[in-house]
Context: one part of a larger RNA
RNA sequence: UGACGGGGGCUCACACAAGCGGUGGAUGAUGUGGCUCAAUCCGAGGCUACGCGAAGAACCUUAUCCUAGUCUUGACAUGUUUAGGAAUUCCUCUGAAAGGAGGGAGUGCUCGCAAGAGAGCCUUUACACAGGUGCUGCAUGGCUGUCGUCAGCUCGUGUCGUGAGAUGUCGCGUUAGUCGCUUAACGAGCGAAACCCUUGUCCUUAGUUACCAGCGGGUCAUGCCGGGAACUCUAAGGAUACUGCCGGUGUUAAACCGGAGGAAGGUGGGGAUGACGUCAAGUCCUCAUGGCCUUUAUGACUAGGGCUGCACACGUCAUACAAUGGCACACACAAAGGGAUGCAAAAUCGUGAGAUCGAGCAAACCCCAAAAAAUGUGCCUCAGUUCGGAUUGUAGGCUGCAACCCGCCUACAUGAAGCUGGAAUCGCUAGUAAUCGCGGGUCAGCAUACCGCGGUGAAUGUGUUCCUGAGCCUUGUACA
Numbered sequence: 001u002g003a004c005g006g007g008g009g010c011u012c013a014c015a016c017a018a019g020c021g022g023u024g025g026a027u028g029a030u031g032u033g034g035c036u037c038a039a040u041c042c043g044a045g046g047c048u049a050c051g052c053g054a055a056g057a058a059c060c061u062u063a064u065c066c067u068a069g070u071c072u073u074g075a076c077a078u079g080u081u082u083a084g085g086a087a088u089u090c091c092u093c094u095g096a097a098a099g100g101a102g103g104g105a106g107u108g109c110u111c112g113c114a115a116g117a118g119a120g121c122c123u124u125u126a127c128a129c130a131g132g133u134g135c136u137g138c139a140u141g142g143c144u145g146u147c148g149u150c151a152g153c154u155c156g157u158g159u160c161g162u163g164a165g166a167u168g169u170c171g172c173g174u175u176a177g178u179c180g181c182u183u184a185a186c187g188a189g190c191g192a193a194a195c196c197c198u199u200g201u202c203c204u205u206a207g208u209u210a211c212c213a214g215c216g217g218g219u220c221a222u223g224c225c226g227g228g229a230a231c232u233c234u235a236a237g238g239a240u241a242c243u244g245c246c247g248g249u250g251u252u253a254a255a256c257c258g259g260a261g262g263a264a265g266g267u268g269g270g271g272a273u274g275a276c277g278u279c280a281a282g283u284c285c286u287c288a289u290g291g292c293c294u295u296u297a298u299g300a301c302u303a304g305g306g307c308u309g310c311a312c313a314c315g316u317c318a319u320a321c322a323a324u325g326g327c328a329c330a331c332a333c334a335a336a337g338g339g340a341u342g343c344a345a346a347a348u349c350g351u352g353a354g355a356u357c358g359a360g361c362a363a364a365c366c367c368c369a370a371a372a373a374a375u376g377u378g379c380c381u382c383a384g385u386u387c388g389g390a391u392u393g394u395a396g397g398c399u400g401c402a403a404c405c406c407g408c409c410u411a412c413a414u415g416a417a418g419c420u421g422g423a424a425u426c427g428c429u430a431g432u433a434a435u436c437g438c439g440g441g442u443c444a445g446c447a448u449a450c451c452g453c454g455g456u457g458a459a460u461g462u463g464u465u466c467c468u469g470a471g472c473c474u475u476g477u478a479c480a
Base pairs, nucleotide, nucleotide: 001480002479003477004476005475007474008473009472010471011470012469013468015464016463019428020427021426022425023424026319027318028317029316030315031314032313033312034310035309042053043052065305066304067303068302069301070300071299074129078128079127080126083123084122085121088105089104090103091102092101093100094099109118110117111116131294132293134292135291136290140288141287142283143282144281145279147277152190153189154188155187156186157185158167159166160165171181172180173179196271197270198269199268201239202238203237204236205235206234207233211228212227215226216225217224242265245259246258247257248256249255321421325380326379327378328377329376330375337368338367339366342361343360347356348355349354387418392413393412394411395410396409397408398407434456435455436454437453438452439451440450
């Protein structure tokens, strides 16, 4: 100087407390361990691995992961070289394919009368080399997680100390090392804040594909039409919030408490943004790269299988156990997105998944599109049930060369466990939790995952004794 303490002081955080909803019990989905297997490719491992890499394993993907069949200058790149041929294209045999064996058609460009030469391309010989998701993340770059959006981390000059170092950065107050005051320190930098995006209020401009108050027309009905530029909205610009004003507290300070006005009040809400560093944290399988290893194989191609295997254990979720519910009928109200190898209306057929036909739309125009919970009416009356839907059978639909291993969906039938879950444990402070649907990416097909969107919409807390983590000051130390 740090680190540590079942030392002290101050402070903070869904850390506890106060509440609400879960997990842990059931079934299923998914990841992991284990086991099994010819193979179940590899990585990730307390918090910070385990719906993680993977924004989607039937083939492909895919990875000498397995079995089998093949290739060897190679699937891909550059250059040199031998021989032949325009490029190109067709056929036969064998084979699961890849591959192997063989045959045929064909003649362009430049120079040249021609012979021939050359460029380009293809095949071939040989060689440099290619290749490697092989090893080392403890050789590395880059990127990322975590402490943590915590308030810290440093420097120049000066001063003090023999020196390591100290001071500044301490003290008092304050909300962030924010700011003020004090002060052997005076200044400065990286962080914090601000600048950026979005949302909340208003104004201006603009008015189509969006809108329709007033005027006119028309319809069973609909901004449908003329028209309008008010309103909504869209999207460009601007305004607004600054402790600015008032009162109190405070040191006449910084600031804090209360109030007014205001759409909004003290960082208005949300996001992006992550200091010096820590964990030899993670990644050589994104990429790049040193070294090592491999080179008729650890490279390349192909077919099939595996990654989906199941006594079991754990994590994360979905659905439930019902009456604040289930079922039937009727009937409202979104936002944000996507659409050309695409989204697909209406109509017809089908109980349905879906099929046929195909209007419109590169989309504020058309389509996906039905929002659902809600609301109204009726039935069910506490039961393993009109709860719950696993599992299984049969018959179908769709995608796709192909659904056996191993996809999704539909109809009928079947109707398992489960009656609120031990010890323990997680999330959340407001448009939040909880709950309800909708969309998107990936994608031929496949979503209970992920990323977004809106609808309905709480309870509790104004405390810091304790648990956990963190910051500052101080103290002890047989630690570095």